[in-house]
RNA sequence: GGUGCAAAAGGGCAAACCACUCGUGAGGGUGGGACGCAAAGCCAGGGACCUCCCUUCGAGGCAGCCCAGCCGCCACC
Numbered sequence: 001g002g003u004g005c006a007a008a009a010g011g012g013c014a015a016a017c018c019a020c021u022c023g024u025g026a027g028g029g030u031g032g033g034a035c036g037c038a039a040a041g042c043c044a045g046g047g048a049c050c051u052c053c054c055u056u057c058g059a060g061g062c063a064g065c066c067c068a069g070c071c072g073c074c075a076c077c
Base pairs, nucleotide, nucleotide: 001077002076003075004074012037013036017032018031019030020029021028022027035064041070042069045067046066047065049061050060051059052058
C1' cells in the first nucleotide's frame, strides 16, 4: 500500500429511557442504562432531516441518515 470485517484476542463506543443541568427550540453536557455498532473514531464541506423565525432573509441543530475529507484496531496479502 491492497483486500476483508467471517473468526479470534485485547478491547472500544453507547440507542431508547431515567436523574441533574444548559438552551426559546431542535438539541448539548454529566451520571446511570444497553438497542445496537468494524469506523456508532474525527470532521457541519455537499445533500437529507430537524429547530428558531408569521414568511423570506438569516441563525442554529444533527456525524447512531448518505456522500466527500482526515485518521485508525485486527486478519490476510